[in-house]
Context: one part of a larger RNA
């Protein structure tokens, strides 16, 4: 010097991102006492106060005990073990689950809510298939999506996208169809050469039957799409400008443009507010945090749920009491290491 541990005058969070770490009262005993709030169960051991040894006597005694007196000590749950508590706010209802090995949470799950699918050889999942699960179940069942106890609620928009339903018309594949046309192609016609007259041979051109082959119009032709309608606890979306009241200011009101409709209730500088340490109030000697309000919501908002909410939380934030070497400011002690020798 360092690690672990212990002690400390005065102060008591001045430390620090933050009371991290440490300290501390009380200690699931006995008696008393116990608030707001509340889903009436809780909250609650709330908080807070007092007591506790040994011996004797009385009463009551099944037991527990109650009362009175005496004795000792600084100290009687004499050791050890054995919750710190409160106030306020946010988030998530709760118990639970999670990143084995940097994250335990406000994330996931949850009961509850709601929507969609599924009539049983179910939907759905696995498998090439056979088959299996679903289920030895049957819509009070099973699968999927979203939300997330409970309370009060859940507004407007179907223009876009999706889904469902519809079937008149338009469009439309393979396929069917085969108008027409092309190639090849026999007969036949013409020309030339040879040959000599034969109904000859050879070559070329034209011609084009049947067949074969190529191209191919009209027409017929499903779902889908177009089309019609429904649908938001489907994906989603929910305006701008100008003017106006007898001080001023403001605008219940009016005009106008655009749109499918222009954000309702509730909440709001919020885990959301840039400007911003917004403004006012409370708390402090002093408060970028906190709480209560305001509303000018850059850019809250209703199951991508909105707003409340008792209980709960190794959650997040602010404050208080108690307590302390966290600090003012450091000191001392013990043990281990470091150091020397081996």
């Nucleotide at each position: 010097c360092u690690u672990u541990u212990g002690u400390u005058u005065a102060g008591g969070a001045a430390c620090u991102c933050g009371g991290c770490a440490a300290a501390a009262c009380a200690a699931c005993g006995u008696g008393c006492g116990u608030a707001a709030c509340u889903u009436c169960g809780g909250g609650a051991u709330a908080a807070g106060c007092a007591c506790u040894g040994u011996c004797c006597g009385a009463c009551a005694u099944u037991u527990c005990g109650u009362c009175g007196g005496a004795c000792c000590g600084c100290a009687g749950u004499a050791a050890a073990a054995g919750a710190u508590u409160c106030c306020a706010a946010g988030u998530g209802a709760c118990u639970g689950u999670u990143u084995a090995u940097c994250a335990a949470a406000a994330a996931c799950a949850u009961a509850g809510g709601u929507c969609c699918c599924u009539g049983c050889u179910a939907a759905c999942u696995c498998g090439c298939a056979a088959g299996a699960g679903g289920a030895u179940g049957u819509a009070u069942a099973g699968g999927g999506g979203c939300u997330g106890a409970u309370g009060c609620c859940u507004g407007g928009c179907c223009a876009g996208u999706g889904u469902c339903a519809g079937a008149a018309c338009g469009u439309u594949a393979a396929a069917a169809g085969g108008a027409u046309u092309c190639g090849u192609g026999a007969a036949c016609u013409c020309c030339g050469a040879c040959g000599u007259u034969a109904u000859g041979u050879c070559g070329g051109a034209g011609g084009g039957u049947a067949g074969c082959g190529g191209a191919g119009a009209a027409u017929u032709g499903a779902a889908g799409c177009g089309c019609u309608g429904a649908u938001g606890a489907a994906c989603g979306c929910c305006g701008g400008c100008g003017a106006u009241a007898a001080c001023u200011a403001u605008a219940a009101u009016c005009g106008u443009c655009c749109u499918a409709u222009g954000g309702u209730a509730g909440c709001g500088a919020a885990u959301u507010u840039c400007c911003u340490u917004g403004u006012c109030g409370u708390g402090u000697g002093a408060g970028u945090u906190a709480c209560g309000a305001c509303c000018c919501g850059c850019a809250c908002g209703a199951a991508u749920g909105g707003c409340a909410u008792a209980a709960c939380a190794a959650c997040u934030u602010g404050g208080a009491a108690a307590c302390u070497g966290u600090c003012u400011u450091a000191a001392c002690a013990a043990a281990g290491g470091a150091c020397u020798c081996g």

Overview:
Large-subunit ribosomal RNA, domain IV from a Candidatus Kuenenbacteria bacterium, 342 nucleotides, folded computationally. The source organism's lineage runs through Bacteria, Bacteria candidate phyla and Candidatus Kueneniibacteriota. The sequence was found in a public genome assembly.